[in-house]
RNA sequence: UUAAAAAUAAUGUCGAAUGUUCGUAUAAUGUUGGGAAUAUGGCCCAAGAGUUUCUACCAGACUGCCUUAAAUGGUCUGACUACGAAUAAUGAAAUUAUUUUA
Numbered sequence: 001u002u003a004a005a006a007a008u009a010a011u012g013u014c015g016a017a018u019g020u021u022c023g024u025a026u027a028a029u030g031u032u033g034g035g036a037a038u039a040u041g042g043c044c045c046a047a048g049a050g051u052u053u054c055u056a057c058c059a060g061a062c063u064g065c066c067u068u069a070a071a072u073g074g075u076c077u078g079a080c081u082a083c084g085a086a087u088a089a090u091g092a093a094a095u096u097a098u099u100u101u102a
Stems, first nucleotide, its partner, number of pairs: 002102001004101008013092002018088008026056001029049001031047005041066002050057001058078007
């Protein structure tokens, strides 16, 4: 000097899934129909609305109200899903530097 291989470090790039956080949607909301229970009760089923949106549209606690009728109210806490962003670790190939070997 050249070439190859290996190791280490650094740099940015790429890809899918995952975790965490944040944002947007939606208020885990409201409407209608049918059926059911009745103070030891207050539910079940279905439809459609709401989202530039797929899915979901419930659970628990507390507190009212309804004097036996057909109707439930309020408060608090707890998710999933779709999209986007950030971040973490893992992976792939590339480049550069150093070391070792030939």
Purine riboswitch aptamer from Alkalicoccus daliensis, 102 nucleotides, folded computationally. It was read from a public genome assembly, where an Rfam model found it. Its Rfam family is "Purine riboswitch aptamer". Rfam describes the family as follows. Riboswitches are metabolite binding domains within certain messenger RNAs that serve as precision sensors for their corresponding targets. Its family is annotated with purine nucleobase biosynthetic process in the Gene Ontology.